Description
The RNA shown here (small-subunit ribosomal RNA) has 1501 nucleotides and comes from an uncultured bacterium.
């Protein structure tokens, strides 16, 4: 410190997600290694409810008090009865002192709370300093006896009795009140010692403890300011004791803190109240910091002790283990009437995912009480449990290749696991065991010596020393000694982010997943193994935070198009504010002094073996913190001038600015009136519609009512919406030029206020055109629409409301600066005039700069500053609720819950487009001949079948794979056989191989006989090679599947002219350029231009064939001259022809013209030429496309059969047929058929051939068989054609299916299933319907040969050559393609993509008649405890009393406050709710086709 995710690719915006780090967690898996140290019902769970013990007592008997029971222990006496005394221990009562501390928990509380600075009006027990005092008296009363209720708690009477309990009077100011004179107000003794005095008790001295008064300290407590301190404006208004005064009241204390009485205040947009959450800090946690989250332990404050309320007491409480009342719950009970209150330590239910022992100890350290000894302390120390967390050890250390064995891979070689292991040699932490053994221990007791103090050697104090004691932990902590590798490893990941891959299994199943996203037969992603990574007594996961998130920007974002600029103005409060001086010192710096608790964090040291962990010293604690002080620049405030900002006077301008009024032409429309007749009008076409009752059209009058051509213009005004004839009459605002004027009067601007286009509404008018609704006519699968024909709100005016718009420059207002050029509006100035200069608008390029880019660029989206307004992911939603506004549609204002990993901007390169130019192609056009109709032939579907094997399926399948299915072929089916196999390799035995015969069977095979020995080495035995046979296992074998796992081939865009690369430039970038552009070609072909400059694969050329010539060469071809003949037959020729071998020829090379910026490519026409502008034809098919085809040519992963999905054999399918398509042949006839005569090719194949010739037989064919391994011989008559002849338009002398009968050849075999003849038979068919096909010249049509395949079988395919046209204006238009542009929401790329209604199923909200709660305002009614106050019925010890009573005091009783409850009415908030409406998400659902291409009617608000 970043990374994955939107796209084919790119850049930006913007969400979501991961990696860190944390925890009082939990949950899975693992662990019964060990210590240290911390921690441990906290949350969305129950501040739910509690059994059982403990957590607050303690002080007496020589140290407040008084009587001392019963037990207990000693001792004495002795009635000998445990009777009596006496000490000791002690209980339980009065009295002090403590129980307001320590312990828990956070319900409540947004401030009566905390925090961080100050304050002045106050209390304060114990402690500490000082002064002072401490005298006389006096009545009760508990315990205790008596007695009485009561279940129980406990109560009641009568009677003793004490004090440090109570009262009283004395004294008494430094205390307190005060008219300043006064007045008033207090105590308490208890124990030690030592003398004197007393008869004792006692006094007196002292010492200690204790008291009481004041004064002051020190800690505590209360109270009051400021200032900080969560969210909600869909809470804007809130308070009558409320603000304030007087006066009295009451507190410790200031104070509406409480009364009475006056005023009407207070608070609050700087956020009051109200509602919801919440204890607050130090601080933890994260982070770079700023921050943002949290308030566990530890440490300070608060608040609370079952809920609610209330006072006592007391120094301090409205009191957790006190009192009273009320509730609610819980237990006891004799029903009368009583007890409780673990949010104290343990422990129980409950509740939850989830948090522990009913332990030890007072050894310390700390409280309480006591003079002390001690005594009490679940505070504390310490153990138990709990991997809940940090920190630390260990689980072994060396050596060990045969790289073992086993696992897992494998290319079968090996490779890893792996020095791992095992052996071999060593250690012994830690557990276990046996022994030693610190440190927490300081004190306080007694005892002696000093020394204080004292009259004093007592007591007592403090100091030395001496004695004798004090550990829960604890079998501590260390430490020693044998023994022994022995007791101790898991989890979690391994597609990418992230470190780590292979194999089996599964087959969109099981499942995985924090995000993109795996899983459909070859998954590094599932499960399972091996291997590996990371971590380690843990280790993953789930929950939370905070960071990565500059994804709320103070540091430190933005707003033209991505979210985001109010539709425009005006102006309130705010917010900022020009120049020069004074002064003050709020901001502001500086600097001193306070505090800022401690602990943490941070440095440094120190202790524990380390290390968490403790100790210690040190800094630091960022403060809106407090005083002081100094400074005076900047801001700020006051005082004072300026005049650049801003306004005003004057002079002049420009304009659809805005209101009113009035006036005007031309048009439409209507209605009168003429002319005139049959149609008008409307469309893409039409119809509806109007016209003979006279329309349209035209003249000519009238009427109304609306908007204002031309002018006009990127032109002017306006704050925006908006303004468009002219006069006129108000008025608003700019602008320029001169000067003097005011003198900062400014800028922005939340709320507030106004102004707003068209639609709508409300009231009255008005209505000529237009024109939502709505009728009608068309269109259409429909057609509530586009298109016509009408039409009514409505357009229109006045008055009132609405308050929106894609109210747009999608760009807020104002100021300042930063290059130029061009046009245009209107002023000023100079100028004769062209032109120039200054302002002030408005537009068009553009520099620097800015932007993701588009693009902006002095009219900024550059630099900067001021002010306000928005925005934080798509959806849900600009919606629901609420609440203003509105008559009403409705508008403002604004969410969640749920769901999605995108949604989005802009550029890029494709494709597409019913976009747009520019070109080509038998693409259309123009023509020729077909196809679709009929019969047969082929293939194909689809049907049947036991099979009808398989595949190919729009062009670019269908006479294709198949250049030949009767058996074979064959892969199918039916049966019958075989299993190491019909063919390979390898081993072992036996035999050479081989052939013959017979029998069984459909055959395959079975049985059984016979015949026979090569070849190489070697004297022989014997061995080897091919070769069969038999055994067994490796293992063959598969036309089984997967063309979507593959290789080669192939098809098809297309013989289109494209498609790329290096280097350079330019863009952040994809990408561009080159390859675009101007001409031009068949062509990216050539030129020329040009940040391109080369080059590569295509194109072309090179190659065959063909057209001309030449040159060689003359057999089998050839014959002009010459001979011979019948015949190129023969001699001979070597000229043609032809054969095949080498050449030449054509290159826009020459003329003319055209072209353009050019002397350019190039194009037109000509000469010549055999050919003429790539002469013809072929072979040649770039990058890529189609998951296109083919696992059935063949090769191969992979799965998959193995007595079978392998192999052999008979037989059968493959050839079926109601039908539907494609390609074909023949056809329909006279350019034709039949008959007979004649002419003229080329290319080709032939030895298991082709076969001449003769004979046979109508014939196919038969029977001989020359000749030929081929320019020799053969196939082989070529046919149309041309000559004669006949038919005469008909189902024919046209067509030949079909069937019957005879044969004939091939072959083992023509039954299913060949062709071929001969005779006979004679079907559709008279030119083919929508539709479609080929073809541009030796082409199309026509004609016939031949070869392939093959025993036979051609209407196929490949070839050959005879005959041989038409037509092409030409590019609108159908199709297919190229290039440049465009537009795009499409990249599986228009067969795209996508919207709404409906129909099912899920889920969460809304609203819903009402219905349960809670919460809270208001009114009123009851009114316990308690307190204040009254009364004065009752009763009382202290005082006083002249003894009646007084005066306090208690009890009643009443008034008032008053909690819980009750009624009544209101608000909110939260369940449940028929039913309702939308909204999100789902499988390949119904109906359209609304957006995206001009989306087929441009789109959107």
């Nucleotide at each position: 410190a970043g990374a994955g995710u939107u796209u084919g690719a790119u850049c930006c915006u913007g969400g979501c997600u991961c990696a860190g780090a944390u925890u009082g967690a939990a949950c899975g898996c693992u662990g019964a290694g060990c210590g240290g140290c911390a921690c441990g019902c906290a949350u969305c769970u129950g501040a739910c409810a509690c059994a059982u013990g403990c957590a607050a007592g303690u002080u007496c008997a020589g140290a407040a008090c008084g009587a001392g029971a019963a037990g207990c222990g000693g001792c004495c006496c002795g009635u000998a009865g445990g009777g009596g005394g006496c000490c000791g221990u002690c209980g339980a009562g009065u009295g002090g002192c403590g129980g307001a501390c320590g312990g828990g928990u956070g319900a409540g509380u947004a401030a009566u709370a905390c925090g961080u600075a100050g304050g002045a009006a106050a209390c304060u027990g114990c402690c500490c300093u000082a002064u002072a005092g401490a005298g006389g008296g006096g009545g009760a009363u508990a315990a205790c006896u008596c007695g009485a209720g009561a279940a129980a708690a406990c109560u009641c009477g009568a009677g003793c009795u004490a004090a440090u309990a109570c009262c009283u009077c004395a004294u008494a100011a430094a205390c307190u009140c005060u008219a300043a004179g006064g007045a008033g107000u207090a105590a308490a003794g208890c124990g030690g010692g030592c003398c004197u005095c007393g008869c004792a008790a006692g006094a007196g001295c002292u010492c200690g403890c204790g008291c009481u008064a004041u004064a002051g300290g020190a800690g505590g407590u209360g109270c009051c300011u400021a200032c900080g301190u969560u969210g909600g404006a869909u809470u804007a208004g809130c308070u009558a004791g409320u603000u304030g005064g007087u006066a009295a009241g009451g507190u410790a204390a200031a104070g509406g803190c409480u009364u009475a009485c006056c005023a009407a205040g207070g608070c609050g947009a700087c956020g009051a109240u109200c509602c919801a959450u919440a204890g607050c800090u130090g601080g933890u946690u994260u982070g770079a910091g700023a921050g943002g989250a949290c308030g566990a332990a530890c440490a300070g404050c608060c608040a609370c002790a079952u809920u609610g309320g209330g006072a006592c007491u007391g120094a301090g409480a409205c009191a957790c283990g006190g009192c009273c009342c009320a509730a609610a719950c819980u237990c006891c009970u004799a029903c009368g009437g009583g007890a409780g209150g673990c949010a104290g330590c343990a422990g129980u239910g409950g509740g939850g995912a989830a948090u522990a022992u009913u332990g030890g100890a007072c050894a310390a350290u700390g409280g309480g009480g006591g003079a002390a000894a001690c005594c009490c302390u679940g505070a504390u120390c310490c153990a138990g449990c709990g991997a809940u967390g940090c920190c630390g050890c260990g689980u072994g250390u060396g050596u060990g290749a045969a790289g073992a064995a086993g696992g897992c891979c494998u290319g079968a070689g090996g490779g890893u696991u792996g020095u791992a292991a095992a052996g071999c040699a060593c250690u012994u932490u830690u557990a276990a065991u046996g022994g030693a053994g610190a440190a927490g221990a300081a004190g306080a007791c007694c005892g002696u010596u000093a020394g204080g103090g004292u009259a004093a050697u007592a007591u007592c104090c403090u100091a030395a020393c001496g004695g004798a004691u004090u550990g829960a932990c604890g079998u501590u902590a260390u430490c020693c000694g044998a023994a022994g590798a022995a007791a101790a490893a898991g989890c979690a990941c391994c597609g990418g982010c992230u470190a780590a891959c292979u194999c089996u299994g599964u087959g969109c199943c099981a499942g995985c997943a924090g995000c993109c996203g795996c899983g459909g037969u070859a998954a590094u992603a599932c499960a399972g193994a091996g291997g590996g990574u990371g971590c380690a007594a843990g280790c993953g996961u789930u929950a939370a935070u905070c960071g990565g998130a500059a994804u709320g920007a103070c540091u430190g974002g933005g707003c033209g198009u991505a979210a985001a600029g109010c539709g425009c103005a005006u102006g309130u409060a705010g917010g900022u504010g020009g120049u020069u001086u004074c002064u003050c010192a709020a901001g502001u710096u500086a600097g001193a002094u306070g505090u800022g608790a401690a602990a943490g964090a941070c440095a440094c040291a120190g202790g524990c073996u380390u290390a968490a962990c403790c100790u210690g010293u040190g800094g630091g604690u960022u403060g809106u913190c407090a005083u002081c002080u100094a400074a005076g620049a900047c801001u700020g405030a006051g005082g004072a001038a300026c005049u650049a900002g801003a306004g005003g006077c004057u002079a002049g301008g420009a304009g659809a600015g805005g209101g009113g009024a009035g006036u005007g032409g031309a048009a439409u429309u209507u209605c009168c009136g003429g002319u005139g007749u049959a149609g008008c009008g409307g469309u893409g076409a039409a119809a509806u519609g109007c016209g003979u009752a006279g329309a349209u059209a035209u003249c000519g009058g009238a009427a109304a009512g609306a908007a204002c051509a031309c002018c006009a213009g990127u032109g002017g005004c306006g704050a925006a919406g908006g303004c468009g004839a002219c006069u006129u009459c108000c008025u608003g605002g700019c602008c320029u030029g001169a000067g003097a004027c005011u003198g900062a009067c400014a800028c922005u601007g939340a709320g507030g206020u106004g102004c707003g286009a068209a639609a709508g509404c409300g009231u009255g008018g008005g209505u000529a055109u237009c024109g939502a609704a709505c009728a009608g006519g068309a269109u259409u699968a429909g057609a509530u629409a586009c298109c016509c024909u009408g039409g009514u709100a409505g357009u229109c005016c006045a008055c009132g409301c609405u308050g929106u718009a894609a109210a747009c420059g999608a760009u807020g207002a104002g100021u300042a600066c930063u290059a130029g050029c061009u046009g245009u509006u209107u002023g000023u100035c100079u100028g004769a005039g062209a032109a120039g200069a200054c302002g002030a608008g408005u537009a068009g390029c553009g520099a620097a700069g800015u932007u993701a880019a588009c693009a902006c660029g002095a009219u900024a989206a550059g630099u900067a500053c001021u002010c306000c307004g928005c925005c934080u992911g798509g959806g849900g939603a600009g919606u629901a609720c609420g609440a203003c506004c509105g008559c009403a549609a409705g508008g403002u204002u604004a969410a969640a819950a749920c769901u999605c990993a995108a949604a989005g901007g802009a550029a890029u390169u494709g494709a597409c487009g019913g976009g747009g130019g520019c070109c080509c192609g038998c693409a259309c056009a123009a023509g020729c001949g077909g196809u679709g109709g009929a019969g047969c032939a082929u293939g194909u579907g689809g049907u049947u079948u036991a099979a009808u094997u398989c595949g190919a399926u729009g062009c670019a399948a269908c006479g294709c794979g198949a250049a030949a299915a009767a058996c074979c072929u064959u892969a199918c089916c039916u049966g019958g056989g075989c299993u190491u196999g019909a063919a390979a390799u390898c081993u072992a035995u036996c035999g050479a191989a081989g052939c013959c015969u017979a029998c069984a069977g459909a055959g395959a095979u079975g049985u059984a006989g016979g015949c026979g020995u090569g070849c190489c080495c070697g004297a022989a035995a014997g061995g080897g090679a091919a070769c069969g046979a038999u055994a067994a296992g490796a293992c063959a074998g598969g036309u089984g599947c997967u063309g979507c796992a593959u290789g080669g081939c192939u098809g098809u865009c297309g013989u289109c002219a494209g498609c790329u690369c290096g280097u350079g430039u330019c863009g952040u970038g994809a990408g561009a350029u080159g390859u675009u552009g101007g001409g031009u070609u068949a062509a990216g072909u050539c030129c020329c231009g040009a940040a391109a400059c080369g080059a590569g694969c295509g194109c072309a050329a090179c190659c065959c064939c063909u057209a001309u010539c030449u040159c060689u060469a003359g057999u089998u071809g050839c014959c002009a001259u010459c001979a011979c003949u019948a015949a190129g037959g023969u001699g001979g020729g070597a000229a043609c022809u032809c054969u095949a071998g080498a050449g030449a020829g054509a290159c826009u090379g020459c003329c003319a013209g055209u072209g353009u910026a050019a002397u350019a490519a190039a194009c037109u026409g000509g000469a010549g030429g055999a050919a003429g502008g790539u002469g013809g034809g072929g072979a040649u098919g770039a990058c890529g496309u189609c998951a296109a085809g083919u696992c059935a040519u063949c090769a191969u992963g992979g799965c998959c059969c193995u007595u079978a999905c392998g192999u052999c054999c008979a037989g059968g399918g493959c050839u079926a047929c109601a039908c539907a398509c494609g390609u074909g042949c023949u056809a329909c006839a006279a350019u034709g058929g039949c008959c007979g005569g004649u002419a003229c090719a080329g290319a080709g194949g032939g030895c298991a051939g082709c076969g001449a010739c003769c004979c046979c037989g109508u014939g196919a064919g038969g029977g001989g068989g020359u000749g030929c391994u081929a320019a020799u011989c053969u196939c082989a008559g070529a046919a149309a054609g041309c000559c004669g002849g006949u038919c005469u338009c008909a189902g024919u002398u046209c067509g030949g299916a079909u069937u019957g009968g005879a044969g004939u050849c091939u072959g083992c075999a023509a039954c299913u299933c060949g062709a071929c003849u001969c005779c006979a038979u004679g079907a559709a068919g008279u030119u083919g319907g929508a539709a479609u096909c080929g073809c541009u010249a030796g082409u199309a049509a026509u004609c016939g040969c031949g070869u392939u395949u093959c025993a036979g079988c051609a209407u196929a395919a490949c070839g050959c050559g005879g005959u041989g046209a038409a037509u092409a204006c030409g590019u609108u238009c159908c199709c297919g393609g190229g290039c440049c542009u465009u537009g795009u929401a499409c990249a599986c790329a228009c067969c795209g993509c996508c919207c709404g209604u409906c129909a099912a199923g899920u889920c969460a909200g809304c609203c819903g008649a009402g219905u349960u709660g809670a919460u809270u305002g208001c009114a009123c009614c009851c009114g316990a405890a308690g307190g204040a106050g009254g009364u004065g019925g009752g009763c009382u010890a202290a005082c006083c009393g002249u003894a009646a009573g007084g005066g306090a005091g208690c009890c009643g009783c009443c008034u008032c406050c008053g909690a819980a409850g009750g009624u009544g009415u209101g608000a909110u908030c939260a369940g449940c709710g028929a039913g309702g409406g939308g909204g999100a998400c789902u499988a390949a659902g119904u109906c359209g086709u609304a957006a995206c291409a001009a989306g087929g009617u441009a789109g959107c608000c």

The RNAcentral record of the sequence draws on ENA, Greengenes and SILVA.